[in-house]
Context: one part of a larger RNA
């Protein structure tokens, strides 16, 4: 002199874009933050219409719309949070070989013919209550067998082949046909199998990655081999045997600090700090442990268990996870709305209208931070009035008011009024930004500092007191250094102080 997620003290007009719990990963009221599909399936009820019956009250059936669960499906492992833990392949760069991959894309083959359930729903019964539990029907794209098998998987080969195993699902328009139930055909969309490809993850590994030796040894699945299990896949991953190995002053073990990186601050550079907004990885969801489903989780708004906490309880027994958007106590010097809309842009399901979406877009609040404006301009005396000082003449505030011309950024009113949205329609922002007119100089200036460092002087009041003080040092009666006035210097919607890198 730069910076800061600042934070306090004074003071404060306005706009753009940005940022806003650094401390307690401490505990949480409330509402929201993940669904969605009827073109997978069979109920349940509403409403209209049409036919049949009516005892005229209904009822029964076909259709169209709707709503409610419950089977299935995809989706919930992405988005969003946070930084604890972790000094290690966690990360950042090169490098490899034993490996997985839904959905999407290309290209190749199939999709045949059959069976049993079971939820919903009906009925019985336990419980306070979550919730269970017997009986009874029922459908599928839910599930289970045969059938078919090769360019897969797996054994044999003489390397020509050969043998053995594994598979599925329909839904919809459409046009035909049929007495009906329903067939066929074509078309889209699903479905199994198999190569590949895109993209994405698993895992090895060579190098880099803070301190401390007042820490010197460490180590028993330790360290290598068969062999046997696991895994998508290598491997002490794991297991039985065998061996006695492996690290280590080029700092092993042990202790402490910590998420890592693109980068950001700083310095001419080297280098030194430093990891907040954004992006990439990583590791974590009340603590501590396990698995299930699944292409993918050992799964923040799933499941089990154990443990603290909270809350219900009829006392037997449940229920709960804000380090998600808001919010509240609570810690702290300090950190904001229980807003608006899904219009964009992305993301989930859907054929698709569409439906979710606290991501996201906006809006509120904070001079937190940068940038921009403004708070008037021009004129105007040998200089008004009041200050303040003074050798009483003056001298300074000082073209500084006044007092004349003048503009209207800003500001009020008043009118108009957007892009952003694609071929139509749709705009939270938002009557917002912009743009036009009327007004009227109007609505806007502080803060530090003035001994020396270092720019700005006097006056008085104080009397080693009252204070100041970043280092030297000021104050004990004329104090340029403390306080006040006047005056000046410095920056200016801000200045200072304090903390903290360089």
């Nucleotide at each position: 002199g730069g910076a800061u997620a600042a934070a306090c003290g004074c003071u404060g007009g306005c706009g753009g874009c940005g940022u806003g719990c650094c401390u307690a990963a401490u505990g949480c009221a409330u509402g929201c933050a993940a669904g969605u599909c009827g073109u997978a399936c069979g109920g349940g009820g509403a409403u209209g219409u049409g036919u049949g019956c009516u005892u005229c009250g209904g009822u029964a059936u076909a259709c169209a719309u709707c709503c409610c669960a419950g089977u299935g499906g995809c989706g919930g492992a992405c988005g969003g949070g946070u930084g604890a833990g972790u000094a290690a392949c966690g990360c950042g760069u090169g490098a490899g070989a034993a490996c997985c991959u839904a959905u999407c894309c290309u290209c190749g083959a199939g999709a045949g013919g059959g069976g049993g359930a079971u939820a919903a729903c009906c009925u019985c019964g336990a419980g306070a209550a979550a919730u269970c539990g017997g009986g009874g029907c029922u459908a599928a794209u839910a599930c289970c067998g045969c059938g078919u098998a090769a360019c897969g998987u797996c054994c044999c080969u003489u390397c020509g082949g050969g043998g053995a195993c594994c598979a599925a699902a329909g839904c919809c328009a459409u046009g035909c046909c049929u007495u009906a139930g329903g067939g066929c055909a074509u078309g889209g969309u699903g479905c199994u199998u198999g190569a590949g490809g895109a993209a994405g993850g698993g895992c090895u590994u060579g190098c880099g990655u803070c301190c401390g030796a007042u820490u010197a040894g460490c180590u028993a699945g330790u360290u290598g081999g068969c062999g046997g299990g696991g895994u998508a896949a290598u491997g002490g991953c794991u297991c039985a045997c065998c061996a006695a190995g492996g690290c280590g002053a080029a700092g092993a073990u042990c202790g402490g600090u910590a998420g890592c990186u693109g980068g950001u601050c700083u310095a001419a550079g080297a280098g030194g700090a430093u990891g907040g907004a954004c992006a990439g990885c990583c590791a974590c969801a009340c603590u501590g442990g396990g698995a299930c489903u699944g292409a993918g989780a050992c799964a923040c708004g799933g499941c089990c268990c154990a443990g603290a906490c909270u809350c219900c309880u009829a006392c037997g027994g449940g229920a709960g996870g804000c380090a998600g958007c808001a919010g509240c106590a609570g810690g702290g010097a300090a950190u904001a709305u229980u807003g608006c809309g899904c219009a964009a842009u992305g993301g989930g399901c859907g054929a698709a209208a569409g439906c979710c979406u606290g991501a996201c877009g906006c809006a509120g609040c904070a001079a937190c931070g940068c940038c921009g404006c403004g708070u008037g301009g021009g004129g105007g005396a040998a200089g008004a009035a009041g200050g303040c000082u003074c050798u009483c003449g003056g001298g300074u505030u000082g073209u500084a008011a006044a007092c004349c011309c003048c503009u209207u950024u800003u500001c009020u009113u008043g009118g108009g009024g957007a892009a952003g949205a694609g071929a139509a329609a749709g705009g939270a922002c938002g009557g917002u930004a912009c743009c036009c007119a009327a007004g009227g100089a109007a609505u806007a200036a502080g803060c530090c500092u003035c001994g020396g460092c270092u720019a700005a002087c006097u006056a008085c009041g104080u009397g080693c007191c009252a204070g100041c003080a970043g280092c030297c040092g000021c104050g004990g009666u004329a104090a340029g250094a403390c306080g006040u006035g006047g005056g000046a210097g410095g920056c200016g919607a801000g200045c200072g102080u304090u903390a903290u890198c360089c």
Small-subunit ribosomal RNA, 5' domain from a Chloroflexota bacterium, 502 nucleotides, folded computationally. Rfam family: Bacterial small subunit ribosomal RNA.